Predicted 3D model of RNase P RNA and transfer RNA as a complex of 420 nucleotides.
It holds a member of the Rfam family "Bacterial RNase P class A". By type it is a ribozyme.
Its mean pLDDT, the model's own confidence on a scale to 100, is 77.
[in-house]
RNA sequence: AGAGUUGGCUGAGUAGUCGCUAUAAUAUUUUUUAUGUUAUAGAGGAAAGUCCGGGCUCCAUCGAGCAAAAUGCCAGGUAACACCUGGGGGGCGUGAGUUCACGGAUAGUGCAACAGAAAAUAAACCGCCAAUUUUAUUGGUAAGGGUGAAAAGGUGUGGUAAGAGCACACCGCAUUUAUGGUAACAUAAAUGGCAAGGUAAACCCCAUUUGGAGCAAGAUCAAAUAGAAACUCGAUAGUAUGGCUCAUACUGAGUUUGGGUAGAUUGCUACAGUUGUUUGGCGACAAACAUCGCAGAUGAAUGGCUACUUUCAACAGAACCCGGCUUAUAGGCCGGCUCUUGAA
RNA sequence: GCCGGAAUAGCUCAGUCGGUAGAGCAGCUCAUUCGUAAUGAGAAGGUCGUAGGUUCGAUUCCUAUUUCCGGCACCA
Numbered sequence: 001a002g003a004g005u006u007g008g009c010u011g012a013g014u015a016g017u018c019g020c021u022a023u024a025a026u027a028u029u030u031u032u033u034a035u036g037u038u039a040u041a042g043a044g045g046a047a048a049g050u051c052c053g054g055g056c057u058c059c060a061u062c063g064a065g066c067a068a069a070a071u072g073c074c075a076g077g078u079a080a081c082a083c084c085u086g087g088g089g090g091g092c093g094u095g096a097g098u099u100c101a102c103g104g105a106u107a108g109u110g111c112a113a114c115a116g117a118a119a120a121u122a123a124a125c126c127g128c129c130a131a132u133u134u135u136a137u138u139g140g141u142a143a144g145g146g147u148g149a150a151a152a153g154g155u156g157u158g159g160u161a162a163g164a165g166c167a168c169a170c171c172g173c174a175u176u177u178a179u180g181g182u183a184a185c186a187u188a189a190a191u192g193g194c195a196a197g198g199u200a201a202a203c204c205c206c207a208u209u210u211g212g213a214g215c216a217a218g219a220u221c222a223a224a225u226a227g228a229a230a231c232u233c234g235a236u237a238g239u240a241u242g243g244c245u246c247a248u249a250c251u252g253a254g255u256u257u258g259g260g261u262a263g264a265u266u267g268c269u270a271c272a273g274u275u276g277u278u279u280g281g282c283g284a285c286a287a288a289c290a291u292c293g294c295a296g297a298u299g300a301a302u303g304g305c306u307a308c309u310u311u312c313a314a315c316a317g318a319a320c321c322c323g324g325c326u327u328a329u330a331g332g333c334c335g336g337c338u339c340u341u342g343a344a
Numbered sequence: 345g346c347c348g349g350a351a352u353a354g355c356u357c358a359g360u361c362g363g364u365a366g367a368g369c370a371g372c373u374c375a376u377u378c379g380u381a382a383u384g385a386g387a388a389g390g391u392c393g394u395a396g397g398u399u400c401g402a403u404u405c406c407u408a409u410u411u412c413c414g415g416c417a418c419c420a
Base pairs, nucleotide, nucleotide: 001340002339003338004337005336006335007334008333009332010331012309013308014307015306016305017304018303020042021041022040023039024038025037026036027035028034044315048326049325051324052323053322054321055320056214057213058212059211061247063246064245065244066243068210069209070208071207072206073087074086075085076084077083088102089100090099091098092097103205104204108203109202110199111198125145126144127141128140129139130138131137132136153171154170155169156168157167158166172194173192174191175190176189177188178187179186180185218266219265220264221263228257229256230255231254232253233252237251238250239249240248259419260418261417271293273292275290276289277288278287279286280285310313345416346415347414348413349412350411351410354369355368356367357366363400372386373385374384375383393409394408395407396406397405
């Protein structure tokens, strides 16, 4: 210099002016309401998708079992998780790095179209070898051919009628032992001739976990009414937070039609909070101290105009609240590391 | 805001434990008729919404995403 890889930050700014929402003070108003004035504050890194986990609230039984669902190498972090961190193993890459739903196929059941002899109790189409009654039959064989995504260890040497883990060497695999490591696992040695293939994002088995609903939850006040009708089920029944069974409690339950009210307050923003420093830890993170108070609407606020600067501005707008994941995202800034080439 | 469902031929829909994707209507060609309709025969038409993964192989299984549809106040 070129080519890569990876981590983090930012997400137009300043001033004036006219509005909108909230809070506080104050004035008007008979009180509340309402209105005016002044001051202060007013969207994001994803507020999004609603995919996970939790807080919070409710259920006249968060009673039992089954079913169902989720997760799946090891250790740690966390309120919790399917998230994060570190490590192990497999794949990809020269490398920095990156990626993986990464338990079990010797518990059992199933599946594999077409092709092929054969798709799993292995088998014998061509071939090779032997014998005989020699254009054939019988037996041996699993090296070679062909099919397929996949065909019962691989290469070499010996051996044999031809062959074959039949024997041996190396590699792979399995078992045992030793060493290192918290562990996953790694390394070494010995033994075994090789153990009946694949698929579990097919059923399933094993281990661990899970009650359900969701702020339109729920609570308080106010207003209003025809407390109605039809149909279905009903004691061997029905209902009781979703499926089934049992226990327990109760006697009605469901659908449709018709009628009425559709207003206010609360839940609502102080918290697993923000920022900074120090300490511990490889790290995720934790602890201590200091500091700050930082949206709360309910037809739903955060916008318009003017001036200056620049890169002429991407994705995009809170609705109970947090921790993650995923997806969208113009431009700008700061690092770590790797490879190649050249120069000193 | 919260909770569910769907996407397959021009239209309406089938197709479920993975193995070449079907029906009806419409449109096209031919026959029938003096001609049209009806009728009969025939052929054509599909990235299974999009992208990625699992698998030898995906409409089907898993994940993400796009579009569309539905339900959710209170009283008796």